[in-house]
Formats: sequence, C1' cells, structure tokens
RNA sequence: AUCUUAUCCAGAGAAGCCGAGGGACUGGCCCGUUGACGCUUCAGCAACCCCUGAUAUGUAUCAGGAAGGUGCUACUUCCAGCAAGGAUUCAAUUCCUUGGGAGAUAAGAG
Repeated sequence: AUCUUAUCCAGAGAAGCCGAGGGACUGGCCCGUUGACGCUUCAGCAACCCCUGAUAUGUAUCAGGAAGGUGCUACUUCCAGCAAGGAUUCAAUUCCUUGGGAGAUAAGAG
C1' cells in the first nucleotide's frame, strides 16, 4: 500500500516564523497580503487506545478519570456528486428522507 470494526449536525485558539494559496478530488460556496495554508511553542477540546469501579460472563455494557499514545481546535466530512422514495412545478429548477460511494480519525490485522 491493502483489509476489518467503530465514529464523523457536539466541543475546543492564542503568540512567533513564513509568504500565496487553501478548505482531499470535481462543481458550487467560502477562507486568504487586515497574512490564510503550513511549521514551532503554549493553551484547550474530546475520550479511540488507556486507568478505576460496578454489572454481566468469554467478552460486552454502564459510570467516573485524564498521567500517558494518537486525534482535533473556520464553515455539519462546508454543501452536493451514485441510487431509491417523497414534496413542489405545466415543465425545468429547488427541497426533504433513506441507503450507498469517496474521504478523515482511532483501534486491530497483515
């Protein structure tokens, strides 16, 4: 690289450096020289791994914690993309629901 499982409408930003692109891809819509993105430091959020306890018993559920390993701190994964159903319309457009795809993160496999 790839595969499996879980989650993705909540939450949480300052300073310094740099200097033109960035929000994965395509379209839209946004962010950005009033300095984005990125890097570093500090701070924070959350609770996947983890720790403690209770119940159950072959591995799960619940409650609590935050020392450690990750992660995250514009916009719902920013929205849509494929399929089905529904609403609206003469039609086009638009909207809603469900499932899927793609992606991200964690834990494991290999």